[in-house]
Molecule: SAM riboswitch aptamer (S box leader)
Organism: soil metagenome
RNA sequence: UUUAUCCAGAGUGGCGGAGGGACCGGGCCCGAAGAUGCCACAGCAACCUGGCCGUUUCCCCCGCCGAGGCUUCGGCGGGCAAAUGAGCAGCGGGUGCUAAUUCCCGCCCCGACACGGGGAGAGAUGAG
Numbered sequence: 001u002u003u004a005u006c007c008a009g010a011g012u013g014g015c016g017g018a019g020g021g022a023c024c025g026g027g028c029c030c031g032a033a034g035a036u037g038c039c040a041c042a043g044c045a046a047c048c049u050g051g052c053c054g055u056u057u058c059c060c061c062c063g064c065c066g067a068g069g070c071u072u073c074g075g076c077g078g079g080c081a082a083a084u085g086a087g088c089a090g091c092g093g094g095u096g097c098u099a100a101u102u103c104c105c106g107c108c109c110c111g112a113c114a115c116g117g118g119g120a121g122a123g124a125u126g127a128g
Stems, first nucleotide, its partner, number of pairs: 001128006011041005019030003024106004042098003047094004051088002053085005060079008102122001107119005
């Protein structure tokens, strides 16, 4: 920088000891009954990959059938390989994730400015 997703899902133990929920502002939460973080194990999920299944196809290989006649043509089935799929699974691998919608709002648009909906921006993660 490009692209996809972000209202689902999934916690115990140990270390540690004060703030934390990305940044700024506001709100609301979490936290000495020990949060955030780090480590271990467990789990969730299905982005990538191995696997399974379906579809399509070039070359090649095998079998059967037909034609013509020779080492040819056509059809069918199978194999190999490749591509592909809002497909399956969660067994292996690479990440990721496991309070609250990315905790909510901020900017723009729509509907009646308390509210609701859509989008942008920012951010996170994966694959290039």